[in-house]
RNA sequence: CGAGGAGAAGAGCAAACCCUUCGCGAGAAGGGGACGCAAAGUCGCGGGACUCACCGAGUUAGCCGGACUGCCACA
Numbered sequence: 001c002g003a004g005g006a007g008a009a010g011a012g013c014a015a016a017c018c019c020u021u022c023g024c025g026a027g028a029a030g031g032g033g034a035c036g037c038a039a040a041g042u043c044g045c046g047g048g049a050c051u052c053a054c055c056g057a058g059u060u061a062g063c064c065g066g067a068c069u070g071c072c073a074c075a
Stems, first nucleotide, its partner, number of pairs: 005072001012037002017032006035062001041068003045065003048060005
């Protein structure tokens, strides 16, 4: 520098669904709840999908790729 994750350990996140709020909407935030996740941490850089008040703007990072960062250790 690159690759790699178990019959570990201590942790973490949290789908669908329900309630409240915001939004035209996709969807988001808070609470409950767990389908799952070795980056299910962060970033809209590229692609995809979706939305609209549509030719532009937005949503999705738990769709894929990429970039940056991170716990542990049979390794």
Background: c-di-GMP-I riboswitch aptamer from an Actinomycetes bacterium, 75 nucleotides, folded computationally. The coordinates come from a structure-prediction model, not an experiment, and the mean pLDDT is 84. Taxonomically the source falls in Actinomycetes (Bacteria, Bacillati, Actinomycetota).